[in-house]
Context: one part of a larger RNA
């Protein structure tokens, strides 16, 4: 891992509601007793009901409050009770499995920590303390030298004890090891045997370390089915309806209670919903506005203050490119501004149409993590597949078609069957069902990702200027003179800069458009003539394109092929296309008169059934083969049920009731097999 077996809402008591049955202003027994371990009988103690109100005394269809005969509260105008059964609740382990923990009693120092008693062990080599002796030395010591001596938590290094490093090992040879190196190795050394200390404890050269592979409190049994607002699991079928992810409160936030939303039964019986229309009503949003409150700009006038001048003992006079109150004018601005003010939405009433609810009582729930999309807002960065409200939709709980693929987008809501038809969104060259339609545009593979910005791309519309009195472009020429204008400057001659910008000759030529020089020179332009011979410039709007455009494994930014339309715009017709609609046939549900309407569905509510084991009463079958098994084209909407054949070798079916250890795929389920 697979297969098989086992595996989870039970039981008792009480309450409450529904249903059934008996009796009924009443209903009923309990223990016990009797009895064939039965049924039944006896048993009226007790319980519930028939009267309530008040704290109570007490009164009583009333009573309490009160001074009250007022008002008000609770009552009165009758149905209960017993048993059974089903739902739910409470109390119990209470659907099942699951803690870490807590408490009590025991068992452990054969591991390990410390201690006690008694034993054992440490190759070899090195160093050479004190002391002593001899000699020297001293007044005597001291001191010096040599020898002797053999100290030390001394040195090197095996056994022994340890464990600093790499490597290997990592389902190991080993639940801590191996190889190679490494530390201590006469000591606070190592070690044998026996003993002592026990869990709210011991022991500890102290690491919460060790106390039998277990230690921030050992192990074991018991309390014990501890508790678990948590996780996981919870077993047959069909039918009807069908949610919520919100509010309030919560030591509350992943839990609960009440309400909201679901379902079932009963009651009321049109009171519900939508749309249209008519009438009436509230409102302060969007927009707009500046009349208020704020913000903010300019101009004019200009208070107060500052500064300057005059004066100065003061009072002051005057000026001001400073400040800028207030006023006027102009033009702005606001979620917490409003002189104004919609649409939509809301409320009420009448009428009409369509539709099928609505409200109340009672039983039972589930839901309180929501998600995205469009729209209106807040937070954030007018970020987020972000967050938080409102509103609508979808998903959730929704299959089908489209968007290549796809919870939340678009279309559309699956009762079943049909190789029938029509459509929606979306499509019609091939993959792939259906158009190789029309007229324009695009040349960028734009289409098939992107901005500011940029550009003689190209389409359409318009405006304007020049133009056969010859435009635009090209080519051939000219482009002069006073003069190097004046100033400035080292220089400044059209061309560093400042000022002025005239006159003349002309077809035309600026006191000069750009390059250039130190300054000149030189080249060029404006302007003019000739040549040529028909359109040429500028601007605005507009359609489609271009650049801007760099990413990480080839293409990888059309689903692919591929496309110049099979792209884009406009227009028309046809077709394809879904579980939509229609057609034909079948089933079920509700209301019921032919018939009409409906039948997606998680949590959940309700209804009807299938199957298993046993019991009671009937009824059959079976060695001429029961149960069980294997196979099969039968029946039933389904759970399931027959029949036949083979196998098997002794029990068993069916009907009506009853009772449950009553249905397995999941629980890192339990046990077994492989």
């Nucleotide at each position: 891992g697979c297969c098989g077996g086992c595996g989870a809402g039970u039981u008792a008591u009480u309450g409450u509601u529904g249903c059934a049955u008996g009796c009924a202003a009443g209903g009923u027994u309990a223990a016990g007793u009797u009895g064939u371990a039965g049924a039944g009988g006896c048993g009226g103690a007790g319980c519930c009901g028939a009267a309530g109100g008040g704290a109570a005394a007490c009164c009583g269809a009333g009573u309490c409050u009160u001074a009250a005969u007022a008002g008000g509260g609770c009552g009165u105008u009758u149905a209960g009770u017993a048993u059974g059964u089903a739902g739910c609740a409470a109390u119990a382990g209470a659907c099942c499995c699951g803690a870490a923990a807590c408490g009590g009693g025991a068992u452990g120092a054969u591991c390990u920590a410390g201690c006690c008693a008694u034993g054992g062990g440490c190759a070899g080599g090195u160093u050479g303390a004190a002391g002593u002796u001899u000699g020297g030395g001293u007044a005597a010591c001291a001191c010096c030298a040599a020898a002797u001596g053999g100290a030390g938590g001394a040195c090197c290094g095996a056994a022994c004890c340890g464990a600093c490093g790499u490597u290997c090992g990592u389902u190991g040879a080993a639940a801590c090891g191996a190889c190679c190196g490494c530390g201590g190795a006469u000591g606070a050394c190592c070690u044998g045997u026996g003993g002592c200390u026990a869990g709210g404890g011991g022991u500890g050269a102290a690491a919460u370390u060790c106390c039998a592979a277990u230690c921030g409190a050992a192990u074991u049994c018991c309390g014990u089915g501890a508790u678990a607002g948590c996780u996981g699991g919870u077993u047959c079928u069909c039918g009807c309806c069908g949610a919520a992810a919100u509010a309030a409160u919560u030591u509350u936030a992943g839990g609960a209670u009440u309400a909201g939303c679901g379902u079932u039964g009963g009651a009321u019986c049109a009171u519900g919903a939508u749309u249209g229309u008519a009438u009436g009503a509230a409102g302060g949003u969007a927009a707009a506005g500046c009349a208020c409150u704020g913000a903010a700009u300019g101009u004019a006038u200009g208070a107060u203050g500052g500064c300057g001048u005059c004066a100065c003992c003061u009072c002051g006079a005057u000026g001001u490119a400073c400040u800028g109150a207030a006023u006027a004018c102009a033009a702005u601005u606001a979620a917490a501004c409003u002189c104004u003010g919609a649409a939509u939405g809301u409320c009420a009433u009448g009428c009409a149409a369509u539709u099928u609810a609505a409200u109340c009582c009672a039983g039972c729930a589930g839901u309180c993590a929501g998600a995205c999309u469009g729209u209106g807002g807040g937070g954030g960065a007018u970020a987020a597949g972000c967050u938080u409200c409102a509103u609508a939709g979808u998903c959730g709980c929704g299959a089908g078609g489209g968007a290549a693929a796809a919870a939340g987008c678009c279309c559309a809501g699956a009762u079943c069957g049909u190789u029938a038809g029509c459509u929606a969104a979306g499509g019609u060259c091939c993959c792939c069902a259906a158009a190789u339609u029309a007229u324009g545009c695009u040349a960028a593979g734009u289409g098939g990702a992107a901005a500011a910005g940029g550009a003689u791309g190209u389409u359409a519309a318009g405006a304007u200027a020049c133009u056969u009195a010859a435009a635009c472009a090209g080519c051939a020429a000219g482009g002069a003179u006073g003069u190097u204008g004046g100033c400035u400057u080292a220089g400044a001659a059209g061309c560093a800069g400042c000022c002025a910008u005239c006159g003349u000759u002309u077809a035309a030529a600026g006191a000069g458009u750009g390059c250039g020089u130190a300054a000149c020179a030189g080249c060029u332009c404006a302007c003019u003539u000739g040549u040529c011979g028909a359109g040429u410039g500028u601007c605005u709007u507009u359609g489609c394109g271009c650049c801007a455009a760099a990413g990480a494994u080839u293409c990888a930014a059309c689903g692919g092929g591929g496309c110049u339309a099979a792209g884009c715009a406009u227009a028309a017709u046809a077709c394809c296309g879904a579980a939509g609609c229609u057609a034909c046939g079948g089933g079920c549900u509700a209301c019921a008169u032919u018939g009409u309407a409906g039948c997606g569905g998680u949590a959940g509510g309700c209804g009807a059934g299938u199957g298993u084991u046993c019991u009671a009463u009937a009824u059959g079958g079976g060695a001429u083969g029961a149960a069980g098994g294997u196979a099969g084209a039968u029946c039933g909407u389904g759970a399931g049920a027959a029949c036949u054949a083979c196998u098997g070798g002794a029990c068993u079916u069916u009907a009506u009731a009853g009772a449950a250890g009553u249905a397995a795929g999941a629980a890192u389920g339990c046990c077994g097999g492989c």
Predicted 3D model of a 674-nucleotide part of an RNA (large-subunit ribosomal RNA, domain II) from Malacoplasma iowae 695. Taxonomically the source falls in Malacoplasma iowae (Bacteria, Mycoplasmoidales, Mycoplasmoidaceae, Malacoplasma). The coordinates come from a structure-prediction model, not an experiment, and the mean pLDDT is 86. RNAcentral holds the full RNA, with entries from ENA and SILVA.